[in-house]
RNA sequence: AAAGUGCUCCAGGCGUCCGCGCCCCGCCGCCUCGGCGGGGUGAGGAAAGUCCGGGCUCCACAGAGCAGGGUGCUGGGUAACACCCAGGCGGAGUGAUCCGACGGAAAGUGCAACAGAGAGUAGACCGCCCGGCGCGGCCUGGCCGCGCCGGGUAAGGGUGAAACGGUGAGGUAAGAGCUCACCAGUGGUUCGGGUGACCGAAUCAGCUAGGCAAACCCCACCCGGAGCAAGACCGAAUAGGGGGAAGACGAGGUGGCUCGCUGAUUCCCCGGGUAGGUCGCGCGAGUCCGGCAGCGAUGCCGGACCAAGAUGGAUGGGCGCCGCUUCGGGGCCCCUCGGGGCUCCGGAGAACAGAACGCGGCUUAUGGAGCGCUUUCCCU
Numbered sequence: 001a002a003a004g005u006g007c008u009c010c011a012g013g014c015g016u017c018c019g020c021g022c023c024c025c026g027c028c029g030c031c032u033c034g035g036c037g038g039g040g041u042g043a044g045g046a047a048a049g050u051c052c053g054g055g056c057u058c059c060a061c062a063g064a065g066c067a068g069g070g071u072g073c074u075g076g077g078u079a080a081c082a083c084c085c086a087g088g089c090g091g092a093g094u095g096a097u098c099c100g101a102c103g104g105a106a107a108g109u110g111c112a113a114c115a116g117a118g119a120g121u122a123g124a125c126c127g128c129c130c131g132g133c134g135c136g137g138c139c140u141g142g143c144c145g146c147g148c149c150g151g152g153u154a155a156g157g158g159u160g161a162a163a164c165g166g167u168g169a170g171g172u173a174a175g176a177g178c179u180c181a182c183c184a185g186u187g188g189u190u191c192g193g194g195u196g197a198c199c200g201a202a203u204c205a206g207c208u209a210g211g212c213a214a215a216c217c218c219c220a221c222c223c224g225g226a227g228c229a230a231g232a233c234c235g236a237a238u239a240g241g242g243g244g245a246a247g248a249c250g251a252g253g254u255g256g257c258u259c260g261c262u263g264a265u266u267c268c269c270c271g272g273g274u275a276g277g278u279c280g281c282g283c284g285a286g287u288c289c290g291g292c293a294g295c296g297a298u299g300c301c302g303g304a305c306c307a308a309g310a311u312g313g314a315u316g317g318g319c320g321c322c323g324c325u326u327c328g329g330g331g332c333c334c335c336u337c338g339g340g341g342c343u344c345c346g347g348a349g350a351a352c353a354g355a356a357c358g359c360g361g362c363u364u365a366u367g368g369a370g371c372g373c374u375u376u377c378c379c380u
Base pairs, nucleotide, nucleotide: 001376002375003374004373005372006371007370008369009368010367012322013321014320015319016318017317018316020042021041022040023039024038025037026036027035028034029033044352048363049362051361052360053359055357056227057226058225059224068223069222070221071220072219073087074086075085076084077083088102089100090099091098092097103218104217108216109215110212111211125157126156127153128152129151130150131149132148133147134146135145136144137143138142165183166182167181168180169179170178184208185207186205187204188203189202190201191200192199193198231279232278233277234276241270242269243268244267245266246265252262253261254260286305287304288303289302290301291300292299293298324349325348326347327346328345329344330343331342332341333340334339
C1' cells in the first nucleotide's frame, strides 16, 4: 500500500426569525375554556419489521394428568428469552476470524427424484469361478472357444449425492473380517485431566452399525388466555327503566302578576349505559460518571441528573457563520516528474428514516470516523 476481519463511537455545530405540540407564570374576558405576553421543553440508532422474552392490566385458575406449542452441546449472566458471555465439538478459510435447532438414526414407523441389477440385516447387470447340456475346432484320453441352464462370489467394472472400513498377507474353485498384522472408526471396562460439555491413555470385542428427527416419534426441560381499542374513574342532552308527589274540586301553557282563554299531563329523586372528558402515561429492569468483584456477559456500592407524551395525532421551514466531503480556478512549497501537501476564491453535496404503554433482545435499512488483528506485496 492493497485485500480482509473484529470491536467501539458519531449521526454536523452555533446564532437568529417564522410556525406547531406539551408544561409553567402573568394579564384580560371570566363559562370546565379562549385570547395576549414571557419562559422552559420537544424522536432514533435503528423510533422500522412486530419475530422472541419480561414488566403492567383484566379474565380464568385446588392439585395432578392428557392434548397442544416451544426449546434442545456445557457452564455462567439475566426479570426473562429462540438473547448475551466464556468454553467444548463439528464445518469453512492460508490466516485474523466466521458459521452451526449442536439430544436420540445401536427403540419403532416412514422417506429418498433421476440413474442403477440393487437404496438397507440390500443387491448378481458386466466380470470372475464351479457344475451340467449342446455345437465347433485341435483331435481317440483330454484341452480350448461359443451358446443355454443351474449355482457360488460384493475382490474388479459400471450407476448414483450416497452401494456394508483401508493396506498387505494367508486362505479359496473364485472370493469375502473368512483368518491374521498394522491403521482408522464405534462400543464396553479401567485410569488420568476438567465443575461440565469433552479430552488423553490402556485394554477387550471383528463390532464396521449409511443419510434424513426444521418427517412422525422417543427423551429432558419450559409454557394459562387476551392485550393500553388492556383496564380504572367522572359523566351529560335525548330516549328508555325504577320510585315518589300533584292533577278535571283544573296540572301545565298563555312575556312578571290577576282576570280571561285553553284543557292532560307536569314536577322531583335514583340507578345503568352512550357522547365526551380524566387517568393509565413518563422516577424507570432509567441516563451519565467513578470505584470494587469477575477472563467476560454482568453484578454490587457511591455520586449527579430528570430529559417528548401527541390522540386526526406536534417535533417543521427560511437566513447567516463555522466545520466535513467533492469539483473548478489561482498562489506557495516538496518532488522519484506520475504527483503530493498547505492556503485563497467560487459552485455543489451530506444517508437510512418519524415515538404512540414501556423495557430487554434479534433481524432488516443506512452515511461516516477511530482502533486492534490477519494475509500478500514493496521500501529502509
Predicted 3D model of a 380-nucleotide RNA (Bacterial RNase P class A) from a bacterium. The coordinates come from a structure-prediction model, not an experiment, and the mean pLDDT is 78. Of the family's consensus pairs, 95% are formed in the model. The gene name in the source record is rnpB.